Context: one part of a larger RNA
Molecule: small-subunit ribosomal RNA, 3' major domain
Organism: uncultured prokaryote
């Protein structure tokens, strides 16, 4: 100087407390451990691995296994020699890859050759083989925590200290005051984006108050008021008032205001820590393989199942289930795409194809809600696992191993031990909608969008994590 303390002081954080909903029990989905296996490819492992890499494992993917092939190779550049294309078609063998045989058989030219292809030769290719403890890059984490440093000066023999400590204050090393310090840098904040209010401009594909028409639909004429869209601007700054305070910074209350005291959200992550993670995104040193650890094909596996754990979904019902009627979103996506009206089918879906590269058309019925009916507390009209049968769709191909529909079947489950998680407001809870990946889909995942919309916070003693000062230390 740090680190540590079941030392002290001060202060924060859904850290506790106060509340609401969960998890831990059930069934299923998914990831992992373990076991099994010819293989169940590899990585991630306290927080910070475990719906993680994977935003799509039937083949492909695919890195794994079994078996069949190839050896200048599936891919790149070049040397030398040879060849005339390559491709394609046919036959035989085969699971295919491929092998063998047959057919076919190049362009330019000053004729020396050049281009391109294939065969051979040699350099080489190739490796998701090893090492993340050789590395770059990227990322997680402490932590959006308020810290981490430097120049000059001063103090100290020196390590170093001071500044950065102190008194207040703040979300903040934020600001004020004081001070042997005076300044500065990286961080904080602001500048950026979305959202909340208003103004101006522009009105098509958007809108419709008033006027006219109407088949009643902004549909038509028309209109720019309004909604909205797209740009530009305004607004919030403790600016104003009162109080407290050290006359400061600031805090408390109030006015005005759509909005206050960083308005709400996002992007943004200091010096560093964990030899943290990644050689399997990529790049890369060294090591290793080279008729194989390369490459290709078929089939299988990654989907196994006595078990154990994590994360979820659906429930156990009456604030509910079922049936009928009826209302209101936002944000997205669409041309080998989205696909309307119509017709067929109980349905999944099929036939068909209008319109739309989309403020125009389509996906598209929002659902919870509201109105009416029914069930009457029961393992039930709760719950839907499992299984049988019949179908639909994608795709060469759904046996291993896809999704969906209909009929039948109806399991466990009556609110969950010790323990444990999230959340402070348009939040939790609850309800549906969209998208990426994608032929299809195991999505209940992930990323977004809106609808309905709470309860509680006395307080900081205690648990966890963190910041500053101080103290002890046999630790560095």
């Nucleotide at each position: 100087u740090g680190a540590c303390g079941g030392g002290g002081g001060c202060c924060c954080g859904c850290a506790c407390a106060a509340g609401c909903a969960g998890c831990g029990g059930a069934g299923c989905a998914u990831g992992u451990g373990g076991u099994u296996u010819a293989a169940u490819u590899c990585g991630a492992u306290g927080c910070a691995a475990c719906g993680c890499g994977a935003a799509g494992a039937a083949c492909c993917u695919u890195a794994c296994c079994u078996g069949g092939g190839c050896u200048u190779g599936a891919c790149a550049u070049g040397u030398c020699c040879g060849u005339g294309u390559a491709a394609g078609c046919c036959g035989u063998g085969g699971a295919a890859a491929c092998a063998c045989g047959g057919c076919c058989c190049c362009u330019c030219u000053u004729c020396g050759g050049a281009g391109c292809u294939c065969g051979g030769u040699c350099a080489c290719a190739g490796g998701u083989g090893g090492u993340g403890c050789a590395u770059g890059g990227c990322u997680g984490u402490c932590g959006u925590c308020a810290g981490c440093u430097c120049g000059u000066g001063u103090c100290g023999u020196g390590a170093g200290a001071u500044g950065u400590u102190g008194g207040g204050u703040u979300a903040a090393g934020u600001c004020c005051c004081g001070c042997a310090a005076c300044g500065a840098g990286c961080g904080c904040a602001a500048c950026c984006c979305c959202u909340u209010u208003c103004c101006u401009a522009u009105g098509u594909u958007g809108c419709c108050a008033g006027c006219g028409g109407u088949u009643c639909g902004g549909c038509c004429g028309g209109g720019g008021a309004c909604u909205c869209a797209u740009a530009g601007g305004a607004c919030a700054c403790u600016g104003c008032c009162g109080g407290u305070g050290a006359c400061a910074a600031a805090c408390c209350g109030g006015a005005g205001g759509a909005a206050g005291g960083u308005g709400g959200g996002g992007a943004c992550g200091a010096c560093g820590u964990c030899a943290a993670g990644u050689c399997a995104u990529c790049a890369u040193g060294c090591c290793c393989c080279u008729u194989a650890u390369g490459u290709u094909c078929a089939g299988g596996g990654c989907u196994a199942c006595a078990c154990a754990c994590g994360u979820g979904c659906u429930a156990c019902a009456a604030u509910g289930g079922c049936c009928g009627g009826u209302a209101c979103a936002a944000a997205g996506a669409g041309c080998u795409g989205c696909g309307a009206u119509g017709c067929c089918g109980c349905g999944a879906g099929g036939c068909g194809g209008a319109g739309c590269g989309a403020a125009u058309c389509u996906c598209a019925g929002a659902a919870a809600g509201c109105c009416g009916g029914u069930c009457c507390c029961a393992g039930u009209u709760c719950g839907g696992a499992u299984u049988g049968g019949a179908g639909g769709c994608u795709g060469a191909a759904a046996c291993u191993c896809g999704c969906c529909u209909c009929c039948a079947u109806g399991a466990a489950g009556u609110c969950g031990g010790a323990g444990u998680u999230g959340c402070u407001a348009g939040u939790a809870a609850u309800c549906g909608c969209g998208g990426a990946u994608c032929a299809g889909c195991a999505a209940u995942g992930c990323c977004g969008c809106g609808g309905u919309g709470a309860a509680u916070a006395c307080g900081u003693u205690c648990u966890c994590g963190g910041g500053c000062c101080u103290u002890g230390u046999a630790c560095a």